[in-house]
Context: one part of a larger RNA
């Protein structure tokens, strides 16, 4: 100087408390450990691994295993030699591939492409994240971390950065042997909330006319909206507190206040944190194989254990009928309307749309009416039997969906533990990426819409000052 203390002081954070909904019990989904296996490929490991790399494991993917094959190789560059390319047909084979037939490349040529041979080399998801780059997690959006000059100290170093007040903030003010400055904070960027301007093949009987169940047509940009540009909030105004300060409290006006809400943005550094399997890369290792191709299997195995979720245990509920209102997005080997068939999944068919115009797209909870009457039930839907649909070369291992039948556990969950302070939690549905198909996961969107916060003693994490110290 730091680190540490079951030392002190001050102060923060859904940290506790207050409150709401959960998890821990059940069934199932998913990840992991373990066990098993020919293989169950590999990585991630307290917080910060475990619906994580996986934004899509039937083949492919695929890195694993078994078997069948290949060696100049599936791929690149170069050299030399040779050569009737590829494709198609037939045969063999699980296929990779092999055999036979056919065919017979570009160029006038030199030569080139392809193929075969030889060589130099290729190749490796083999090892080392304790050799690395890059990228990332975390402390932590925490309020901090430093430098120049000066001053003090023999020196390490201190000062500045401490102190008083204030702030979300090393934010600002005042003071001070300090005076300044940098990286951080804030602001500049994006979205939402109000208004204006511009533009109108979306919107509007707003005012008119027509056809008329429809903004359908004429017509019109006023409104809604869309997309660009701009305005608006600054403690600016008033009152009070305060050191004449910073700032705080109350009020007016205002769509909005005292950082308006959300996002992007993460300082010096810490964890030899994570990643050699995104990629790159040093070194080491394998090179008829640790490389390459194929078929099949495995990654889906199941006596168990844990994490994360979904669905429930019901009556503010379940079922039936009727009926209302979104937003974000996506669409061409795509989205697919109207119509027809089917109880349904879906099928036939195909209008329109590269899309403010057409389609996905009936949102659901809600509201109205009816049934159920507290029962393991008209709760709950696991499991299993049968039948069917779709994608795909192919659903046995191992996909999703529909119908009929079957109807399991479960009556609110021990110790313990998680999230959330407002359009939040909870609840309801919708869209998208990946994707042939496959979502309870992920990323978004709108609908309905709470409760509580006395307070900082305590638990956890953190900031500043100070003290002790046997550690540095």
């Nucleotide at each position: 100087u730091g680190a540490c203390g079951g030392g002190g002081g001050c102060c923060c954070g859904c940290a506790c408390a207050a409150g709401c909904a959960g998890c821990g019990g059940a069934g199932c989904a998913u990840g992991u450990g373990g066990c098993u296996u020919a293989a169950u490929u590999c990585g991630a490991a307290g917080c910060a691994a475990c619906g994580c790399g996986a934004a899509g494991a039937a083949c492919c993917u695929u890195a694993c295993c078994a078997g069948g094959g290949c060696u100049u190789g599936a791929c690149a560059u170069g050299a030399c030699c040779g050569u009737g390319a590829a494709g198609c047909c037939g045969g063999g084979g699980a296929g990779a591939c092999c055999c036979g037939g056919u065919g017979g490349c570009c160029g006038a040529g030199a030569g080139g492409a392809g193929c075969g041979g030889u060589c130099a080399c290729a190749g490796g998801u083999g090892g080392u994240g304790c050799a690395u780059g890059g990228c990332u997690g975390u402390c932590g959006u925490c309020a901090g971390c430093u430098c120049g000059u000066g001053u003090c100290g023999u020196g390490a170093g201190a000062u500045g950065u401490u102190u008083g007040g204030u702030u979300a903030a090393g934010u600002c003010c005042a003071g001070c042997a300090a005076c300044g400055a940098g990286c951080g904070c804030a602001a500049c960027c994006c979205c939402c909330g109000c208004c204006g301007c511009a533009u109108g093949u979306u919107g509007c009987c707003a005012g008119c006319a027509c056809c008329u169940g429809g903004g359908g047509u004429g017509g019109g940009c006023a409104c809604c909206c869309a997309u660009g540009c701009g305005g608006g909030a600054c403690c600016g105004c008033c009152g009070g507190a305060g050191u004449c300060a910073a700032u705080c409290c109350g009020g007016a006006g205002g769509a909005g206040g005292g950082c308006g809400g959300g996002g992007a943005c993460g300082a010096c550094g810490u964890c030899a944190a994570g990643u050699c399997a995104u990629c790159a890369u040093g070194c080491c290792c394998c090179u008829u194989a640790u490389g390459c191709c194929c078929u099949g299997g495995g990654c889906u195995g199941c006596a168990c254990a844990c994490g994360u979720g979904c669905u429930a245990c019901a009556a503010u509920g379940g079922c039936c009928g009727g009926u209302a209102c979104a937003g974000c997005g996506g669409g061409a080997u795509g989205c697919g309307a109207u119509g027809g068939c089917g109880c349904g999944a879906g099928c036939c068919g195909g209008a329109g749309c590269g899309g403010a115009u057409c389609c996905c797209u009936g949102a659901a909870a809600g509201c109205c009416g009816g049934c159920c009457c507290c029962a393991g039930u008209u709760c709950g839907g696991a499991u299993u039997g049968g039948g069917g649909g779709c994608u795909g070369c192919a659903a046995c291992c191992c996909g999703c969906c529909c119908c009929c039948a079957u109807g399991a556990a479960g009556u609110c969950g021990g110790a313990g533990u998680u999230g959330c302070u407002a359009g939040u939690a909870a609840u309801c549905g919708c869209g998208g990426a990946u994707c042939a198909g496959c979502a309870u996961g992920c990323c978004g969107c709108a609908g309905u819409g709470a409760a509580u916060g006395c307070g900082u003693u305590c638990c956890c994490g953190g900031g500043c000052c100070u003290u002790g110290c046997a550690c540095u």

The part of an RNA shown here (small-subunit ribosomal RNA, 3' major domain) has 472 nucleotides and comes from an uncultured bacterium. Its Rfam family is "Bacterial small subunit ribosomal RNA". The full RNA is in RNAcentral, with records from ENA and SILVA. The coordinates come from a structure-prediction model, not an experiment, and the mean pLDDT is 86.